[in-house]
Context: one part of a larger RNA
RNA sequence: UGACGGGGGCCCGCACAAGCGGUGGAGCAUGUGGUUUAAUUCGAUGCAACGCGAAAAACCUUACCUGGGCUUGAUAUGGCGUCUAAACUCAUUGCAAAGAUGUGAGAGUGCCUUCGGCGAAUCGAGUCACAGGUGCUGCAUGGCUGUCGUCAGCUCGUGUCGUGAGAUGUUGGGUUAAGUCCCGCAACGAGCGCAACCCCUACAAUUAGUUACUAGCACGUUAAGGCGGGAACUCUAAUUGAGACUGCCUACGACAAGUAGUGAGGAAGGAGGGGAUGACGUCAAGUCCUCAUGGCCCUUACGCCCAGGGCCACACACGUGAUACAAUGGUCGGUACAGAGCGUCGCAAAGCCGCGAGGCAGAGUUAAUCCCUUAAAAGCUAUCUCAGUCCGGAUCGGAGUCUGCAACUCGACUCCGUGAAGUUGGAAUCGCUAGUAAUCGCAGAUCAGCAUGCUGCGGUGAAUGUGUUCCCGGGCCUUGUACA
Numbered sequence: 001u002g003a004c005g006g007g008g009g010c011c012c013g014c015a016c017a018a019g020c021g022g023u024g025g026a027g028c029a030u031g032u033g034g035u036u037u038a039a040u041u042c043g044a045u046g047c048a049a050c051g052c053g054a055a056a057a058a059c060c061u062u063a064c065c066u067g068g069g070c071u072u073g074a075u076a077u078g079g080c081g082u083c084u085a086a087a088c089u090c091a092u093u094g095c096a097a098a099g100a101u102g103u104g105a106g107a108g109u110g111c112c113u114u115c116g117g118c119g120a121a122u123c124g125a126g127u128c129a130c131a132g133g134u135g136c137u138g139c140a141u142g143g144c145u146g147u148c149g150u151c152a153g154c155u156c157g158u159g160u161c162g163u164g165a166g167a168u169g170u171u172g173g174g175u176u177a178a179g180u181c182c183c184g185c186a187a188c189g190a191g192c193g194c195a196a197c198c199c200c201u202a203c204a205a206u207u208a209g210u211u212a213c214u215a216g217c218a219c220g221u222u223a224a225g226g227c228g229g230g231a232a233c234u235c236u237a238a239u240u241g242a243g244a245c246u247g248c249c250u251a252c253g254a255c256a257a258g259u260a261g262u263g264a265g266g267a268a269g270g271a272g273g274g275g276a277u278g279a280c281g282u283c284a285a286g287u288c289c290u291c292a293u294g295g296c297c298c299u300u301a302c303g304c305c306c307a308g309g310g311c312c313a314c315a316c317a318c319g320u321g322a323u324a325c326a327a328u329g330g331u332c333g334g335u336a337c338a339g340a341g342c343g344u345c346g347c348a349a350a351g352c353c354g355c356g357a358g359g360c361a362g363a364g365u366u367a368a369u370c371c372c373u374u375a376a377a378a379g380c381u382a383u384c385u386c387a388g389u390c391c392g393g394a395u396c397g398g399a400g401u402c403u404g405c406a407a408c409u410c411g412a413c414u415c416c417g418u419g420a421a422g423u424u425g426g427a428a429u430c431g432c433u434a435g436u437a438a439u440c441g442c443a444g445a446u447c448a449g450c451a452u453g454c455u456g457c458g459g460u461g462a463a464u465g466u467g468u469u470c471c472c473g474g475g476c477c478u479u480g481u482a483c484a
Base pairs, nucleotide, nucleotide: 001484002483003481004480005479007478008477009476010475011474012473013472015468016467019432020431021430022429023428026323028321029320030319031318032317033316034314035313042053043052064309065308066307067306068305069304070303073130077129078128079127080126082125083124085122088108089107090106092105093104094103095102096101111119112117132298133297135296136295137294141292142291143287144286145285146283148281153192154191155190156189157188158187159168160167161166172183173182174181198275199274200273201272205240207237208236209235213230214229217228219226245269248263249261250260251259252258325425329384330383331382333380341372343370346365347364351360352359353358391422396417397416398415399414400413401412402411438460439459440458441457442456443455444454
C1' cells in the first nucleotide's frame, strides 16, 4: 500500500421490512444430471450452466453410430517432353444399385488457324506439390461476450512531505442518483468514468393533405366518408424552433451548494417516463463447434460421398415454464373496443363445400389503399349449485386434415369416444414500488411443416412501503492483523 475481520462509524440497493403473485406438491412441455445405448454428437456447471449456443434435429441440418463407397479427393492454386476428348448446353433418356455411383444412348452449338494443328481455353485419366479435418490445446492467442455494476469509482502531470515503499491531491464539514456540487485545506490542474449531447414518449406550434381524416355545406344509402367538396379535427411524416431551468414564492441552511412545500403557474416539477450508452480492472470466467490464428496430431483417414439409424432412449434427481385444482368460475348465445408487425416462391377477401382441421375458387394487394384480422379478457342474457362435478384435461382407441420425395422410429392440427393425477402444495425459495405486479389476447423472427420458448405490441389494472434493528450485496472513512 492492499486484502481480510462472526471490528467500529456513515450511506445505498425489491437487501430486509410492509404487501401482491408465484416456485417447491399434480400430470404435461422443455433443458440438465444420471443411467441406458451401436450411437444416444459437442460445448455451457455457484451467483454469472440448466426453454443456454439451438431465431425451428422426420431427410437435410449433423458434427454421432452401423453399413456401402472414393483416395490429388466435395473445394483452391500451380507444375508435367505424359495421355485422351473440344468444352458446354438440353431440369433429354435406358439399365444395375438402398443410394452414392457405375455403364450406355440421343439432340444442339464453338474460338484461333499458315487448314497441318504435339494451337488456346476447358473436361477427364495419370503423377507431383498439396487440399481437407466441427481432431487437441480458450492455461499459447486475436476478435466477441458474461460478471461485479450503470456500482461511483480508477488514474495522471507538476508541486510539496517522507531515507524509502509511498503519501498528498481523492481526506475533512455539508450536499447529491453520482469523485454531483459548495465550503475548507500543500496543493494546483488534468484525463477515463458521472451528467449532458442521441432515440422513443408526454403538450402545443410550423409545413403538407393521399391511400388516412370528415366539423360545417350539398348528394346518397338497408347501412357505411359511399360520393362531390373541405383543410377545421384525428392522424400520418418531414422540418424547424419553443417548452422545465429549483426559473418564481415561502421556510430551512454557512449569506454557499442544496433540501422541504396538497405553494403558484403549467401538458409535464425537481434526472418528467423509458431506451441506447458499461471507466481502470476482476474471475488464467466463456468461446479453437461463428470466424481468424500459433503449436501438436490424422493423411486409402481423425478427410470426402451415400443409405438407414441416433441426437426424441427412461427406474430416477434438479432447473425453467405452461395447464389446472374451479363459482372473481365452467358452458351456450348474441354484442363492443387495440397496438405493433408481416406479405409476390407471398398475404389472400367475397362466394360455395365440410361438424371441424380444411378444401374449391380466385377479387384485391410490391401495401396509411388489399390481405393476414372476427383481438381476448370485459360488458349483456341463460344455465350449472359445490360434486372429483357441465371442474380438470393427461392418457389411450378410432376416423381424418395439412405440410413435405417421405410423418414407423419422430410433425402439427381436427372430430368422435376415453376421462388419469390434481381439492392450493413440507422445509425452503423467487419476482415485483405504477400504467409496475397480476391478468388477457395479438404479431414477428426462425420456418416446407412444427413454440407452452424467445422478441416485441397493446387491453384491463391493483396492494404496500416513505422505515433501516436484522439477513444479503455494494460504496466511503477508520481500526486490528502471525496474510501478500